The RNA shown here (Bacterial small signal recognition particle RNA) has 100 nucleotides and comes from an uncultured Chloroflexota bacterium. Its Rfam family is "Bacterial small signal recognition particle RNA". The family's RNA type in Rfam is non-coding RNA gene. On this family, see Rosenblad et al., Nucleic Acids Res 2003: "SRPDB: Signal Recognition Particle Database". It was read from a public genome assembly, where an Rfam model found it.
[in-house]
């Protein structure tokens, strides 16, 4: 100096990880306008019973806190990660040839 090749840059696909949500899991969550089961009272009955049905208890919705195993949606200046394609000879390596 020349080829060739390889990263760098650029898009794609995947794949791992980090964030959010949201499934899922416990807490807590309606005095009545959610459920059950209803003490006292209340109402119907001659009586037996029975009918609604406050509170109280127990359960649950919506909300709400908190968890992170798995799973799901999206996201990124995630990643000395893979794969395919593009682009440049500007830089770094590596190979081989030829001159000095």
């Nucleotide at each position: 100096a020349g080829c060739c090749u390889g990263g760098u840059c650029c898009u794609g696909u995947g794949c791992g990880g980090c964030g959010a949500c949201g499934u899922c899991c416990g807490g807590u969550g309606a005095a009545c306008c959610c459920c059950g089961c209803c003490a006292g009272g209340g109402c119907c009955g001659g009586a037996a019973g029975g009918c609604a049905g406050c509170a109280a208890c127990g359960g649950u919705a919506a909300g709400u806190c908190g968890g992170u195993a798995a799973c799901g949606u999206c996201g990124g200046g995630u990643g000395c990660c893979a794969c395919a394609g593009g682009g440049u000879c500007g830089c770094c390596g590596g190979g081989u040839u030829u001159g000095a």